[in-house]
Molecule: SAM riboswitch aptamer (S box leader)
Organism: Pallidibacillus pasinlerensis
RNA sequence: UUCUUAUCAAGAGAGGUGGAGGGACUGGCCCUGUGAAGCCUCGGCAGCGGACUUUUUUAAGUACUGUGCCAAAUCCAGAAAGCUUUUUAGCUUGAAGAUAAGAA
Numbered sequence: 001u002u003c004u005u006a007u008c009a010a011g012a013g014a015g016g017u018g019g020a021g022g023g024a025c026u027g028g029c030c031c032u033g034u035g036a037a038g039c040c041u042c043g044g045c046a047g048c049g050g051a052c053u054u055u056u057u058u059a060a061g062u063a064c065u066g067u068g069c070c071a072a073a074u075c076c077a078g079a080a081a082g083c084u085u086u087u088u089a090g091c092u093u094g095a096a097g098a099u100a101a102g103a104a
Base pairs, nucleotide, nucleotide: 001104002103003102004101005100006099007098008097013042014041015040016039017038021031022030023029025078026077027076028075043070044069045068047067048066049065050064051062052061053060054059074096080093081092082091083090084089
């Protein structure tokens, strides 16, 4: 990097540094000098794998370990298909993306 599978309306931020961007992309809409991104420290959450514990075993728990995450539903919508008929609308699947595990 690619493929497969699962999940994505829950949850969880302070300080320092830095000094203008950030929210993947496009459109929208937001956040941001009452300080963006990045980096560091400490803290937190609990999704997936591991470990351990319980025994109700297609389960529950522990934050120990590998990752991940800590504005807004993946912030909303998106190619395409289907359903509804409140129609410049709504819903479902899906696409795209993120994360984990496995494979090449």